This is a predicted structure of a 1482-nucleotide RNA (small-subunit ribosomal RNA) from Caldithrix palaeochoryensis. Rfam family: Bacterial small subunit ribosomal RNA. The RNAcentral record of the sequence draws on ENA, Greengenes, RefSeq and SILVA. The source organism's lineage runs through Bacteria, Calditrichota, Calditrichia, Calditrichaceae and Caldithrix. Model confidence (mean pLDDT): 83 of 100.
RNA sequence: GCUCAGGACGAACGCUGGCGGCGUGCUUAACACAUGCAAGUCAAGGGGAAACCCGGUCUUCGGAUUGGGGAGUAUACUGGCGGACGGGUGAGUAACGCGUAGGCAACCUGCCCUUAUGUCUGGGAUAACCUCGAGAAAUCGGGGCUAAUACCGGAUAAGGUCAUUGUAACGCAUGUUACGAUGGUCAAAGGUGCCGCAAGGUACUGCAUAAGGAUGGGCCUGCGUUCCAUUAGCUAGAUGGUAGGGUAAAGGCCUACCAUGGCGACGAUGGAUAGCUGAUCUGAGAGGAUGAUCAGCCACACUGGGAUUGAGAUACGGCCCAGACUCCUACGGGAGGCAGCAGUGAGGAAUAUUGCGCAAUGGGGGCAACCCUGACGCAGCAACGCCGCGUGGGGGAAGAAGCUCUAUGGAGUGUAAACCCCUGUAGGUAGGGAAGAAAGUCAUGGCUUCGCAAGGGGUCAUGUUUGACGGUACCUACAAAGUAAGCUCCGGCUAACUCCGUGCCAGCAGCCGCGGUAAUACGGGGGGAGCAAGCGUUGUCCGGAAUCACUGGGCGUAAAGGGCGUGUAGGCGGGCUGGUAAGUCAGAUGUGAAAUCCCACGGCUUAACCGUGGAAUUGCAUUUGAAACUGCCAGUCUUGAGUGCGAGAGAGGGUAGUGGAAUUCCCGGUGUAGCGGUGAAAUGCGUAGAUAUCGGGAAGAACACCAGUAGCGAAGGCGGCUACCUGGCUCGUAACUGACGCUAAGGCGCGAAAGCGUGGGGAGCAAACAGGAUUAGAUACCCUGGUAGUCCACGCCGUAAACGAUGGGCACUAGGUGUUGGGGGCGACUUGUCGCCCUCAGUGCCGCAGCCAACGCAUUAAGUGCCCCGCCUGGGGAGUACGCUCGCAAGGGUGAAACUCAAAGGAAUUGACGGGGGCCCGCACAAGCGGUGGAGCAUGUGGUUUAAUUCGAUGCAACGCGAAGAACCUUACCGGGGUUUGACAUCACGUCGAAUGUCGUAGAGAUACGGCAGCCCUUCGGGGCGGCGUGACAGGUGCUGCAUGGCUGUCGUCAGCUCGUGUCGUGAGAUGUUGGGUUAAGUCCCGCAACGAGCGCAACCCUUGCCUCUAGUUACCAUCGGGUCAUGCCGGGGACUCUAGAGGGACUGCCGGCGAUAAGCUGGAGGAAGGUGGGGAUGACGUCAAGUCCUCAUGGCCCUUACACCCCGGGCUACACACGUGCUACAAUGGCCGGUACAGCGAGUAGCAAAACCGCGAGGUGGAGCCAAUCUCUAAAAACCGGUCUCAGUUCGGAUUGCAGUCUGCAACUCGACUGCAUGAAGUCGGAAUCGCUAGUAAUCGCGGAUCAGCAUGCCGCGGUGAAUACGUUCCCGGGCCUUGUACACACCGCCCGUCACGCCAUGGAAGUCGGCAGUACCCGAAGCCCCCGCACCAGCGGGGUCGAAGGUAAGGCCGAUGACUGGGGCGAAGUCGUAACAAGG
Repeated sequence: GCUCAGGACGAACGCUGGCGGCGUGCUUAACACAUGCAAGUCAAGGGGAAACCCGGUCUUCGGAUUGGGGAGUAUACUGGCGGACGGGUGAGUAACGCGUAGGCAACCUGCCCUUAUGUCUGGGAUAACCUCGAGAAAUCGGGGCUAAUACCGGAUAAGGUCAUUGUAACGCAUGUUACGAUGGUCAAAGGUGCCGCAAGGUACUGCAUAAGGAUGGGCCUGCGUUCCAUUAGCUAGAUGGUAGGGUAAAGGCCUACCAUGGCGACGAUGGAUAGCUGAUCUGAGAGGAUGAUCAGCCACACUGGGAUUGAGAUACGGCCCAGACUCCUACGGGAGGCAGCAGUGAGGAAUAUUGCGCAAUGGGGGCAACCCUGACGCAGCAACGCCGCGUGGGGGAAGAAGCUCUAUGGAGUGUAAACCCCUGUAGGUAGGGAAGAAAGUCAUGGCUUCGCAAGGGGUCAUGUUUGACGGUACCUACAAAGUAAGCUCCGGCUAACUCCGUGCCAGCAGCCGCGGUAAUACGGGGGGAGCAAGCGUUGUCCGGAAUCACUGGGCGUAAAGGGCGUGUAGGCGGGCUGGUAAGUCAGAUGUGAAAUCCCACGGCUUAACCGUGGAAUUGCAUUUGAAACUGCCAGUCUUGAGUGCGAGAGAGGGUAGUGGAAUUCCCGGUGUAGCGGUGAAAUGCGUAGAUAUCGGGAAGAACACCAGUAGCGAAGGCGGCUACCUGGCUCGUAACUGACGCUAAGGCGCGAAAGCGUGGGGAGCAAACAGGAUUAGAUACCCUGGUAGUCCACGCCGUAAACGAUGGGCACUAGGUGUUGGGGGCGACUUGUCGCCCUCAGUGCCGCAGCCAACGCAUUAAGUGCCCCGCCUGGGGAGUACGCUCGCAAGGGUGAAACUCAAAGGAAUUGACGGGGGCCCGCACAAGCGGUGGAGCAUGUGGUUUAAUUCGAUGCAACGCGAAGAACCUUACCGGGGUUUGACAUCACGUCGAAUGUCGUAGAGAUACGGCAGCCCUUCGGGGCGGCGUGACAGGUGCUGCAUGGCUGUCGUCAGCUCGUGUCGUGAGAUGUUGGGUUAAGUCCCGCAACGAGCGCAACCCUUGCCUCUAGUUACCAUCGGGUCAUGCCGGGGACUCUAGAGGGACUGCCGGCGAUAAGCUGGAGGAAGGUGGGGAUGACGUCAAGUCCUCAUGGCCCUUACACCCCGGGCUACACACGUGCUACAAUGGCCGGUACAGCGAGUAGCAAAACCGCGAGGUGGAGCCAAUCUCUAAAAACCGGUCUCAGUUCGGAUUGCAGUCUGCAACUCGACUGCAUGAAGUCGGAAUCGCUAGUAAUCGCGGAUCAGCAUGCCGCGGUGAAUACGUUCCCGGGCCUUGUACACACCGCCCGUCACGCCAUGGAAGUCGGCAGUACCCGAAGCCCCCGCACCAGCGGGGUCGAAGGUAAGGCCGAUGACUGGGGCGAAGUCGUAACAAGG
């Protein structure tokens, strides 16, 4: 960094859905709208019907006419009030729009209330109506009549107002207020009831003027109010003034003139987005997000412009104009505006009825009755949300069935069900049945008020009347458990596990990740967990996230200190005194609407919901006070800072001059064949004389030694010497100034190397380039050359691992020890040096506290604080693109997004690894001896072949291995023939029979059929045993060694591997086990925050080597005796050998030296043996998913007349080849012939077999003896003696083949071993390469055994003869310990980079093309206000003018879409080329 668990929603989608209450319901197209409804009403005025009813007159009986009622009714008109409220929407608006606090001494206010005064007198019109006319219509024109609370004069003036003016009071400037004087000017409307003959009176209601109130509004101001600086400059009515106009009202609001201002880094201007608020959601809070419903304000009403009326509008359901769209039309013209309530279409994932009612609340009109009211009250639809209720309650088995699992015993579902008893919410039926209603009117009565009275007004009481919802809420009764449960999840996070299916498939998935044959992760079943009329999913917001950190983060190495300085704005700032009161603190007052949230109480059965009261509203303003701190003003101080004076060090900078060494070149001398260069070479130079050497000269660049974790500088950086010019620093002193300081956004300057421009210079070096090598390649590393450049002058560039990867300043916080510069003190002597101590400034190392993730830092902080600046916010894309800006260019500065990943990264730990280091082992190398690799054969394997060549083992650690014995058998393979409860085990049932032995026939055999012989026990049921049938089951060398046990190999008989406690570390972990010695050894000693312990090592065990004791046959034989040609042959012996029991012995025990006095090493003595005496057995923690399911065992899967079982035959023995392991050889250290000698381990009764005889021989006959220290196998062989062969494919070698035999066995054809005779191949010591062995070893020689009928060159053992060499640890291989690096951890057979090729995705550029937005200039110019003119005046009309919407033209700007082609980028199991990086990564 990513992700989850929480809460929320105007939601939508999936599955499901019983009831009620209260809420909520176009978030999208401010898209277009059919239809109906949403704003009317009225005691004044005018005119005034009709249908119908009753009557009169006339009548041609059709009717005509008239009076009364209907009725002063209906409708329209004049007029008044209201249509500016209520209702909708959120487009626009970043604004005094909104919020909050103020101001108006710059204002208005209909209806309402209070007070005062009045309401007198005249006049002329006009609509309706009548009539004529135009038009399709909308509508309009002419003529005629009439009224008013319509309109217009005159009077009056309490009062208002204007002008002039007086007095007083007050204030924040202009000014305001109160009381006056004079002059001018300004009103009106009546109606109704009652009384009255009338005049008139009276009440109520209007009207007018004035003052005040209340309410509502207008304007102004402070503060607050999103993002982008890749928008940095904007502005001409623009800023101000004067005068005028305009408005209810201040004002550039407008006009003329004058001035040139105004705004902006505290973000103007521009762009993007957005109605604002109370509040809502979240959060511990601070915050963050939101602005549906409800409430306040604003804006808008098809789009744009405009005025009129009016108290109020620039007017949603008014008017005019323009535009787009829709509709009507007779084509001439007209009409319209649902963002009111319903409703329609469209859009969309998505949002309701063209309902009822004015009963209530509220509004308009009216005196009122009353009318109007899609405001509102209700109902309908929707689980959209919140809240409540139900789907039943009790009993009921050691526990039904079904299903699931199973170690087949059982377990689970599960008291769950059935069954018994009970209840009655909701739903159903029936009955009852509210509150919401108070008014108003009328009547009666009381009180009161006006009035002479009549009468009226106000108020109270009684009566009367009014309900959309709705026969609703609620109550009661009845029947009946009857009508009502789903959804998601169960690998970890996260609560809940099993079976089957599937087999990297199908699929899952919020993140990590599951799935490749045993999936708790996919799909289904069972079970479980959670929530519940809902449950999940998706989307969005807050939370977790201290992951933008105000609360509350960071920057040495994780992202992050600017390369360095200087300094502007800004921020911050020493001591003391006085003042002030802006910040700050306290009190008071006002405000902070209501609703919401919180608390208390109350109302609906509860809750949601609602009511009443309180608290709260963290804010703002006013005012009173405080004065510590900050600020401000004044004064003062010296310690911060600076100056002076006196000293000092230095590669600090610049300029000019100057020196020697070296290199190269040139000239000359000497000199000759090479030089040079490398790992080795070559290119190159050289006989035209190089290199080497001597002398002379030229040129450029750099300055050896001194030289140092030394010095100087802000950094970059600075190095021979001298002079001049010049900056900074340090020390000492304490004379001067008196806070003058710190930091530093922008700005300005400096800034390595490389690079660029112009002109010089050019010795050496040296990109590019050329050549030579290396290499698979080598556009590199190495070599020979070599141009820019490096140098100088002037001008650019402006970057770096510009690093201490550590910004600057000040203060504080243990020390120790060097060093550079200065000062002071003490001491010494050789009087200019040294030593010691103190101190200031610099520069290193070590180290405490503290800090840190650790590493580490630690008075030169990365500690503790304060101040200021810069910078960071996952990796990649990318320091890229676009824009801007700087640059001559190269390029620099600033600096994104789409997309993509679940990490990238730091420090440390344990391992592993390194063509890192150190130490040390091992037949590891070396030193030796003998082999393999070449030949023939044997044997195993690969391959090939085959019907089958059964299977396994495969680097070391498979390959003479499993197999210690494939002719049949074995045998698992193939062909064929057969069996099916089976070749084998257990059980049950039925049936038959002893079992069994033997013979015959058929057959290749298995097998089938037949003959003969042939039972036991018994409780009398039966049982044992066998055959047949049936059912459970058997059986499988079928698969999985990657499901396993066991066993085994290997590292490796290597010296290691761990634990407890303690200690250290945040932790992984470390310590111990490291270190110094030593050892074969983690063997031992010493040291040590370790102390101990375990498994390993060693020892204990076996064997062998010496001795003793015991014992003495079958072994032995010294002595004694006997005997033989000879022999322990016999008596005997117990000495010896030996046998086999028990002991002893060796322990660095002793001595010298070395070592540390230790461990130990080394030498020696003694000893049979000496430092583990030799050999064996013995194999730590672990590694290799090492090997084995075909030894055995075993989970799962698979086969069941077959993948089981039996039989015959074949195969495992094949053969162009390749490899491993061996045997025999190639010969004279030998072959052959003859003779002579000496072992040990073992084996033997289905056996070993002697003597003797036969055979050339294998062998046969034979059978003594022996269950074995007795007998047999048994001869040992090499050796030794003698002879022969004489270097040859041989008298070497024996393959191959022919013939003849022997033995085993049922049987040697495929396919045994051996013998004899004959044959006589390759091979003359083996390429690259490779193996074993360090002593009784290698080499060589034979002997025995297991397996086995027979078959060994293999295997396991035994003895005989018997060497050479080891300097040594550089190298190869393996291993151990310590250390180091690491980007590895599947651990180097690791990791990993870039191009290319392919697919997909987003994106930059691009000739252009298309669209949108805002503006500029000009043209045209509607309506309309205003101005002017004309019609004599008013009104009205006509004409003209300024302004002016839309439109047009033109040139640009910004944004977006698209574009042939093109650039890079990202992603993508197994593509290509190389090997760049990580270990010194070669």